A computed fold for a 76-nucleotide RNA from Methylovulum sp., annotated as transfer RNA. Taxonomically the source falls in Methylovulum (Bacteria, Pseudomonadati, Methylococcales, Methylococcaceae). RNAcentral holds the sequence, with entries from ENA. Its Rfam family is "tRNA". The coordinates come from a structure-prediction model, not an experiment, and the mean pLDDT is 80. The same sequence occurs in records of 5 taxa.

[in-house]
RNA sequence: GCCGGUGUAGCUCAGUCGGUAGAGCAACACAUUCGUAAUGUGUGGGUCAACGGUUCGAUUCCGUUCAUCGGCUCCA
Numbered sequence: 001g002c003c004g005g006u007g008u009a010g011c012u013c014a015g016u017c018g019g020u021a022g023a024g025c026a027a028c029a030c031a032u033u034c035g036u037a038a039u040g041u042g043u044g045g046g047u048c049a050a051c052g053g054u055u056c057g058a059u060u061c062c063g064u065u066c067a068u069c070g071g072c073u074c075c076a
Base pairs, nucleotide, nucleotide: 001072002071003070004069005068006067007066010025011024012023013022019056027043028042029041030040031039049065050064051063052062053061
């Protein structure tokens, strides 16, 4: 330099023929307990990496950029 994968909650990850985003763990509250842990129930938590485009409507499609991982190649 070229090609490709990945980027979604604090962490690990789901989520396709485009139609208003979820799980597990963690956190918090409550129940249970003399108390803690464990267990159960519930709650909160997201500009879906950024910017633009297409569309009535974009996490999803297109372009550019950024971060990260991997592969290939290279002349001087």